[in-house]
RNA sequence: GAGUUUGCUCUCUGGCUCAGAACGAACGCUGGCGGCAUGCCUAACACAUGCAAGUUGAACGAGAAAUCACCUUCGGGUGAGAGUAGAGUAGCGCACGGGUGAGUAACGCGUGGGAACCUGCCAAGCAGUACGGAAUAACCUUUGGAAACGAAGGCUAAUACCGCAUACGCCCUUUUGGGGAAAGAUUUAUCGCUGUUGGAUGGGCCCGCGCCCGAUUAGCUAGUUGGUAAGGUAAUGGCUUACCAAGGCUACGAUCUAUAGCUGGUUUGAGAGGAUGAUCAGCCACACUGGGACUGAGAUACGGCCCAGACUCCUACGGGAGGCAGCAGUGGGGAAUAUUGCACAAUGGGGGCAACCCUGAUCCAGCCAUGCCGCGUGAGUGAAGAAGGCCUUAGGGUUGUAAAACUCUUUCAAUAGUGAAGAUAAUGACUGUAACUAUAGAAGAAGCACCGGCUAACUCCGUGCCAGCAGCCGCGGUAAUACGGAGGGUGCUAGCGUUAUUCGGAAUUACUGGGCGUAAAGCGCGCGUAGGCGGCCUGAUAAGUUGGAUGUGAAAGCCCUGGGCUCAACCUGGGAACUGCCUUUGAAACUGAUAGUCUUGAGGCCGAGAGAGGAUGGCGGAAUUCCCAGUGUAGAGGUGAAAUUCGUAGAUAUUGGGAAGAACACCAGUGGCGAAGGCGGCCAUCUGGCUCGGUUCUGACGCUGAGGCGCGAAAGCGUGGGGAGCAAACAGGAUUAGAUACCCUGGUAGUCCACGCCGUAAACGAUGUGUGCUAGCCGUUGGGAAACUUUUUUUCAGUGGCGCAGCUAACGCAUUAAGCACACCGCCUGGGGAGUACGGUCGCAAGAUUAAAACUCAAAGGAAUUGACGGGGGCCCGCACAAGCGGUGGAGCAUGUGGUUUAAUUCGAAGCAACGCGAAGAACCUUACCAGCCCUUGACAUGUCCGUCGCGGAUUCUGGAGACAGAAUCCUUCAGUUCGGCUGGACGGAGCACAGGUGCUGCAUGGCUGUCGUCAGCUCGUGUCGUGAGAUGUUGGGUUAAGUCCCGCAACGAGCGCAACCCUCGCCUUUAGUUGCCAUCAUUUAGUUGGGCACUCUAGAGGAACUGCCGGUGACAAGCCGGAGGAAGGUGGGGAUGACGUCAAGUCCUCAUGGCCCUUACGGGCUGGGCUACACACGUGCUACAAUGGCGGAUACAGUGGGUUGCUACCUUGCAAGAGGUAGCUAAUCCCUAAAAGCCGUCUCAGUUCGGAUUGUUCUCUGCAACUCGAGAGCAUGAAGUCGGAAUCGCUAGUAAUCGUGGAUCAGCAUGCCACGGUGAAUACGUUCCCGGGCCUUGUACACACCGCCCGUCACACCAUGGGAGUUGGUUUUACCCGAAGACGGUGAGCGAACCUUCGGGACGCAGCCGGCCACGGUAAGGUCAGCGACUGGGGUGAAGUCGUAACAAGGUAACC
Repeated sequence: GAGUUUGCUCUCUGGCUCAGAACGAACGCUGGCGGCAUGCCUAACACAUGCAAGUUGAACGAGAAAUCACCUUCGGGUGAGAGUAGAGUAGCGCACGGGUGAGUAACGCGUGGGAACCUGCCAAGCAGUACGGAAUAACCUUUGGAAACGAAGGCUAAUACCGCAUACGCCCUUUUGGGGAAAGAUUUAUCGCUGUUGGAUGGGCCCGCGCCCGAUUAGCUAGUUGGUAAGGUAAUGGCUUACCAAGGCUACGAUCUAUAGCUGGUUUGAGAGGAUGAUCAGCCACACUGGGACUGAGAUACGGCCCAGACUCCUACGGGAGGCAGCAGUGGGGAAUAUUGCACAAUGGGGGCAACCCUGAUCCAGCCAUGCCGCGUGAGUGAAGAAGGCCUUAGGGUUGUAAAACUCUUUCAAUAGUGAAGAUAAUGACUGUAACUAUAGAAGAAGCACCGGCUAACUCCGUGCCAGCAGCCGCGGUAAUACGGAGGGUGCUAGCGUUAUUCGGAAUUACUGGGCGUAAAGCGCGCGUAGGCGGCCUGAUAAGUUGGAUGUGAAAGCCCUGGGCUCAACCUGGGAACUGCCUUUGAAACUGAUAGUCUUGAGGCCGAGAGAGGAUGGCGGAAUUCCCAGUGUAGAGGUGAAAUUCGUAGAUAUUGGGAAGAACACCAGUGGCGAAGGCGGCCAUCUGGCUCGGUUCUGACGCUGAGGCGCGAAAGCGUGGGGAGCAAACAGGAUUAGAUACCCUGGUAGUCCACGCCGUAAACGAUGUGUGCUAGCCGUUGGGAAACUUUUUUUCAGUGGCGCAGCUAACGCAUUAAGCACACCGCCUGGGGAGUACGGUCGCAAGAUUAAAACUCAAAGGAAUUGACGGGGGCCCGCACAAGCGGUGGAGCAUGUGGUUUAAUUCGAAGCAACGCGAAGAACCUUACCAGCCCUUGACAUGUCCGUCGCGGAUUCUGGAGACAGAAUCCUUCAGUUCGGCUGGACGGAGCACAGGUGCUGCAUGGCUGUCGUCAGCUCGUGUCGUGAGAUGUUGGGUUAAGUCCCGCAACGAGCGCAACCCUCGCCUUUAGUUGCCAUCAUUUAGUUGGGCACUCUAGAGGAACUGCCGGUGACAAGCCGGAGGAAGGUGGGGAUGACGUCAAGUCCUCAUGGCCCUUACGGGCUGGGCUACACACGUGCUACAAUGGCGGAUACAGUGGGUUGCUACCUUGCAAGAGGUAGCUAAUCCCUAAAAGCCGUCUCAGUUCGGAUUGUUCUCUGCAACUCGAGAGCAUGAAGUCGGAAUCGCUAGUAAUCGUGGAUCAGCAUGCCACGGUGAAUACGUUCCCGGGCCUUGUACACACCGCCCGUCACACCAUGGGAGUUGGUUUUACCCGAAGACGGUGAGCGAACCUUCGGGACGCAGCCGGCCACGGUAAGGUCAGCGACUGGGGUGAAGUCGUAACAAGGUAACC
């Protein structure tokens, strides 16, 4: 820097994740060369085998053998080998070098100092090196043992051992004395030896400072702290011992637990920091585990010793041997780490005079892409843009100058030759290596990851929430740039990815550099200890601070600058740096410490003042309940409505009297007081704090405050009182699906008092305390001052509202800060788990306090925005309710749907907005469904080839159910023409491309449609406001049917909608009169004819209505109300017209269309069946139940429409449906056409003269055909039904209701649909309620938007975790027992070469024994940590489950602590 919380936003908070760098790495795929470097991070697990420390004959004695030569008595001997090998005594070395990191939180390491020390070899100085002695290994003999290894006796040497002499300097000391040495070798010369001094080097010791986590480790310590004395050590010292004292360490973290070698450095980072401590270098520690000493200059000793333990090996079972954390190597562990190599040539080390020997230190080589660095895998030209691949809109694009082809080069590798440096005189493991030269030929040499965003890079196919991917967000449910493959692309390249780990990004522990009103976070409040911080002035000081200087800060590394390998990595010279520490010398501003001064901070004094501040005691009235008495009678009480309850044994009500307890109306107020909790009748007593005024005193006495102490609502606990009202628990009554609740009636703890606990609250201003500074305005409480004293101004201390700068993510805060600063304290670091577990402390208990982890999620959260929603609020509208009229729901039938049935009952439509819907009309057809039978380039289209010239129609015959197949006869004889069988067209045949699909997906789509809704809304430009999403405009006051109009306004305008423009009806005028009309004139049966066009009508053009006029009202507006005139009055009635959008609404079966699927079938044809089934349920209708009616009769008045495959007058005929003739009409002419309700008569309330279902029978019509399955007529039959439960629908005027008429579809078939006219009502007080909608506002945890979200128990699965009788192990403490080896002390009767001796012995030493110390081991009792554990507790996650509905809206009882 980016991704990720949201519908959206934020410079919000906050976590998670990514891009970078690094690596002793590992894994996957791949692999040409070289240089340099690295290579058991795990089991400090166990180790076979070989090697890793020897050397010296110039310290010493002794001393082979093989072999050769000679001799031989054949046994052997002599000489050489050879004073050799090997062994021994002795010296030096083995304490270095090499390995490892177990232990160690320590003077262990780092850094800087210090004094009480030692130091072999080395260098320097001084001095010396004389005289003696006794042994002993080797060796020889004997002997034990399996071996390892010994035992006894005898011989021998030394630079081995011992004595003595001397010793200035040395050591001890009482200052007189005492003590102490030597070694020789050799031919010279040299190497040695002894004492001593100071040095160098190396080492030991002490100290300041620095070095990890935990306080859920708070006290630790008896040699402990100090002193004296002694011992011990190279040396200081409780290092050790005795005595004395009682100290020492610790909140600046002792003790304990856990972890860890430390450092130079490495890595990351801008730095500060963080992480780390491989390789290289310094220090430390360790060497199978534990203990111990010896030798030595040096060890408490990796390749030495002793003991104990575990393990391994050998054994003759008696006993022995061993220690790779040296180099190789083996097993094991593990994701994982190399050769049982060469050489001492170089560098270094040990020994030696040296030659030389030894050296797994080291130098090299081998293995490994483990890392870093370098090089190569070719270069140039090359478009027919080849082939192939992939994609494609089928044209092309891309791979791609890439290849091929042509020209050229040879680095590296290969082959051959020459051949260094490392070596100074010799000596080269590496090594015939590096390098150079020559030769051949593009020849031998490219992979890996990725391509949804972050993040550079895109398409096709396969798959179909499968397989899989994934770092985070997330992809995959049939069109996946996210899975798998391919083509192409991007990145890096002998590597590339993945995984693990570290730092970074992360300002996400914030020193640099964060926060705490609402996001996590201010302790409930005060007093106060330590600590931190602290007013003015002066002097002196120099701890902090600051300047200079010296020393030190190892080397390597990093950085700079040179040099060497062809470059680089790498190596190397010099410099800088090492930010630190010590010492020293200056300065004196600030801080500190010190000596003084001051008054402004703080406090005191005096004078006033306000107050529900606290404690104790007393007093008061109103109310409630109870008791007594009176009056009085049937109810009272309670609720949404009731009931439980009280009451005729007298309640409620009312009057009087009495008792008791608790609380104090009005005053009363964002008024007062108090630190907070909190405090309210009145009076008294005691008492705390505060404010104002006063030139009165002290003189910094101050602020904060970890621990600590105190106070601390309510509830709760203990003891004793008290108990009126209220009231958890509990009981009853209701409510409810349930109701362990809300409501009601009762009612106990408790509430009250005293004393003692508890110590928590949303203890809130969600805002720690203190100080200073930074515009104001308006209230209010208490005091003071002034003035012009009704009042105003001003000042101090409180308490509120608004508001500027500033701050804030925003909301908001704003002199009472959340502004600007300072001081101190507390607290926070993603959500959940969890304020939980364990442990500790407190508590009588309840519980409080302190306070984690595993695991799990990618969010959790804050503020604001737009919507949606609310059993939130306000305003308004609608046949929404109300007021009315008529229906549905009951009956029969029609029709559609569900369900069921079926071979099939084709498919779709599903709340409103599916259900007389698609379907404006299923007997066949339609038809998509089922059964059966047939066809396969197909019923239909285009292209190619061949043949024919038509095609078509009619009739007959045969097979078949038909499609279809075959035969015959008749009619007809294509068009253009350049006259060419040229073109077109048609038919038949062939094969291939293809046709075809009412198959799937309406959740891939277009188009069309429904719905909210004919509701009044939906937006934009510019401007302004806001960090932003957005807001404003569009809100407000009026008004309207309307976002309609007016006014106002940071808005000004505009668009789509509204309205108008369009059609129609209503009035008039005009034009035109045929098929229309007839007032006037003739005429007729008849507008029939003449005539006319006045009227009606027809169909064109116009007019007319605009709140225009008047009055009232309103704001002088818009408008509203009333009136006039008018055919019509306030959009005149009706229609067409449907904004932005919503419902993944409907339709792939109208049509079109992507993808998928079928292709002798899911295509096509035919016959028959089905879509018409029928226990049942629902919707929509028709007809009724009758008298506002039925029947009969007479007889008026319409308007749309339709008509030649037609409408059919009229006539005849039939009871009728109809039939048979036949005018007119392609229609203002003819026909359908008769309108019906209406009128008159009759019937008289019945299952009827209502009603017509059902059934029988006879017919008619249409049609190829009425069986399944049409309509109609006549006669006969005459079912249910007497006005319809809950519920529900339509309608506000020419409307409802009622009456008929026409049309589309159609051969026939309507109760459906679409139209037409006739007759023609009732009601609307009103907007409380139901439903739907609009605007404003409010709340929200909703945004898939309340059909939302979401909580808890239960059931199931999995995971981690607490408790748990116990059990196993580690570690540690205390007490006791045992007590190896060992040093120390004692003893030492046994033993002993050196010296002394008077020869008896002594000195001295050794073994042995004893003692204390002590490792391992054991017993007992604890502490602590960990593993397992029947059972059990809660927690987390999970696709779906059960029960309720607690929260979010007034969440339906406001929520929460």